About this RNA:
RNAcentral holds the sequence, with entries from ENA. Predicted 3D model of a 75-nucleotide RNA (transfer RNA) from bacterium HR16. Its Rfam family is "tRNA". Gene Ontology term of the family: triplet codon-amino acid adaptor activity.

RNA sequence: GGGCGAUUAGCUCAGCGGAAGAGCGCCUCGUUCACACCGAGGAGGUCGGAGGUUCAAGUCCUCCAUCGCCCACCA
Numbered sequence: 001g002g003g004c005g006a007u008u009a010g011c012u013c014a015g016c017g018g019a020a021g022a023g024c025g026c027c028u029c030g031u032u033c034a035c036a037c038c039g040a041g042g043a044g045g046u047c048g049g050a051g052g053u054u055c056a057a058g059u060c061c062u063c064c065a066u067c068g069c070c071c072a073c074c075a
Base pairs, nucleotide, nucleotide: 001071002070003069004068005067006066007065010024011023012022013021018055026042027041028040029039030038048064049063050062051061052060
């Protein structure tokens, strides 16, 4: 330098253009002498950034950033 992939909740990841979810974690309540387990409820997101397409974008297109893999080049 070229190609491919990834970026969504604290973590691991879903989400075929139509009002953002799960598991784990966290908080509260119940249960217990207490803790754990279990049950019920709850908080938590500018969907990496900027543009574009569209009535409508996490999803499609372009650029940028970061991370990973492969290839090439180099003194």